[in-house]
RNA sequence: AUAGAGGCGCAUUGAUCAAAAGUAUUUCAUAAUAAAGUUUGGUGGCUGUUAUGAAAGAAAGGGUGAUAUGCCGAAAGAUAAGAAGACACCAAUCUUUUAUAUCUUGGGUCCUUAUAAAAUAUAUAAGGAACUGUCACAUUAUGUGGAGAGCUAU
Numbered sequence: 001a002u003a004g005a006g007g008c009g010c011a012u013u014g015a016u017c018a019a020a021a022g023u024a025u026u027u028c029a030u031a032a033u034a035a036a037g038u039u040u041g042g043u044g045g046c047u048g049u050u051a052u053g054a055a056a057g058a059a060a061g062g063g064u065g066a067u068a069u070g071c072c073g074a075a076a077g078a079u080a081a082g083a084a085g086a087c088a089c090c091a092a093u094c095u096u097u098u099a100u101a102u103c104u105u106g107g108g109u110c111c112u113u114a115u116a117a118a119a120u121a122u123a124u125a126a127g128g129a130a131c132u133g134u135c136a137c138a139u140u141a142u143g144u145g146g147a148g149a150g151c152u153a154u
C1' cells in the first nucleotide's frame, strides 16, 4: 500500500404503523379578574387573562423501520468557536445546526441511577454483570492482561 475479519456490527435514507391526543387551538355560553400574558431582566410593540360546559379539532419533535446506499474509528459522545430560532432591540438562558482541534470508547446485550421527552418507547452519560472478537503471556480442555494509530493475509 492492497484485500479482509468481529455481528441482533455501524451510519445515512425513511415506505408503513402506533402514539402525541380528544392535547394545543377555534367558535358559542356563563363566571371571575385589571394588571396580566408573551423564556428571564430593561425599553417598546401586540393581545385581554383564567376557569367550567357544548361543538369542531391539528401539527412538530421523538419512536417503528420496508427499501436503497455507504462502510469496519465503521461510528458515538464531551469540551472549545461561528451561524440560525424563541414579537423587536441590548444582555442572558434554552434549542437546533456546521467545520476544525483535543480527549474518551474493540463490539453488541442486560440491569441501576440521572437528563431529555407525553411516554413504561427511545437516546445520551456514569457504574455494574455476563457474553463475544483480536493480540500477548502462562501453571494452556483454561486463566490473566492490553487496546482499533489494533489484528490477519499478500
Base pairs, nucleotide, nucleotide: 001154002153003152004151007072009071010070011069012068017063025056026055027054028053029052030051031050032049033048036047037046038045039092040091041090042089043088044087075105076104077103078102079101080100081098082097083096084095085094086093106132107131109129110128111127112126113125114124115123116122134146135145136144137143138142
This is a predicted structure of a 154-nucleotide RNA (Lysine riboswitch aptamer) from a mouse gut metagenome. The coordinates come from a structure-prediction model, not an experiment, and the mean pLDDT is 78.